A computed fold for a 187-nucleotide RNA from a Thermoanaerobacteraceae bacterium, annotated as Lysine riboswitch aptamer. It was read from a public genome assembly, where an Rfam model found it. Taxonomically the source falls in Thermoanaerobacteraceae (Bacteria, Bacillota, Clostridia, Thermoanaerobacterales).
């Protein structure tokens, strides 16, 4: 001085991640709701069923008139972060619903599973969506380790090995990658 394996703390990757905001933007949507007017005898919650109440031009349609908003995104700002965190499956509880039973949407919490990074591009699903998300097929790009090849540089004679740096290729995966600290084994 080097290798393995364990645990610790610091850290980098860049079109990186999240949260918040009554921030702007677009969509939601010329919907919903209200207002006329016409038609209807049935009608009432996120679909469907059964039950309970309960309405009687109300409701439902149509046509005309006026016309949101929430959820879902995108940009900005800030603030925390680098398995950051995201999304699937399951189960459970609650919410959308006066009551029950099937589904379906939202939310919480727990278990498993995948995914380094963001980008296109197709395709299934979620979605109101031509936004967005995920999941699989696929492109290149990128950060990083490992190995091969290969230039170039180093220890004041050369060589070779080591290191260190450039290119190029295959390969891996965040339980990883660098640095450092500590133990413990080791040629």
């Nucleotide at each position: 001085g080097g290798g393995u394996g364990a645990g610790g703390u610091a850290g980098a990757g860049g079109c990186g991640c999240g949260g918040u905001g009554c921030g702007c933007c677009a969509u939601c949507a010329g919907u919903a709701g209200c207002c006329a007017u016409a038609a209807u005898a049935c009608c009432c919650a996120g679909a469907g069923g059964u039950c309970a109440g309960g309405g009687g031009a109300a409701g439902u349609u149509a046509u005309g008139g006026u016309g949101a908003a929430a959820g879902g995104g995108g940009c900005c700002a800030u603030c925390g972060c680098c398995g950051a965190a995201g999304u699937u499956c399951u189960a459970u509880u609650g919410a959308g619903c006066g009551a029950c039973c099937u589904c379906c949407u939202c939310a919480a919490u727990a278990g498993a599973g995948c995914u380094g990074g963001g980008g296109c591009u197709g395709u299934a699903u979620c979605g109101a969506a031509u936004a967005g998300g995920u999941g699989c097929a696929g492109c290149a790009c990128u950060g990083u380790c490992a190995c091969c090849a290969u230039c170039g540089g180093u220890u004041a004679c050369c060589c070779u090995a080591g290191c260190c740096g450039g290119u190029g290729g295959u390969g891996g995966a965040g339980a990883a990658c660098u640095a450092u600290c500590u133990c413990a084994c080791u040629a």
The prediction has a mean pLDDT of 75.